[in-house]
Molecule: transfer RNA
Organism: Promethearchaeota archaeon
RNA sequence: GGAUCAUUUGCACAGCCAGGUAGUGCGACGGACUCUUAAUCCGUCGGUCGGGGGUUCGAAUCCCUCAUGGUCCG
Numbered sequence: 001g002g003a004u005c006a007u008u009u010g011c012a013c014a015g016c017c018a019g020g021u022a023g024u025g026c027g028a029c030g031g032a033c034u035c036u037u038a039a040u041c042c043g044u045c046g047g048u049c050g051g052g053g054g055u056u057c058g059a060a061u062c063c064c065u066c067a068u069g070g071u072c073c074g
Stems, first nucleotide, its partner, number of pairs: 001073007010026004020057001027045006050066005
């Protein structure tokens, strides 16, 4: 230099192909249960979806560009 994959909540990820209310598990907090802890159950909290621009009535999703990281080729 070229190709390709990834970037979504504190952590691990799904959702993207095929546009229509942003979800799951863990976690944290509160409660139930228990002599207490653990386990289990219930509730709550938490994300300008990596940045910018474009298309569209509408973008995490499509297009362009940039950034960061991984892999491969030279």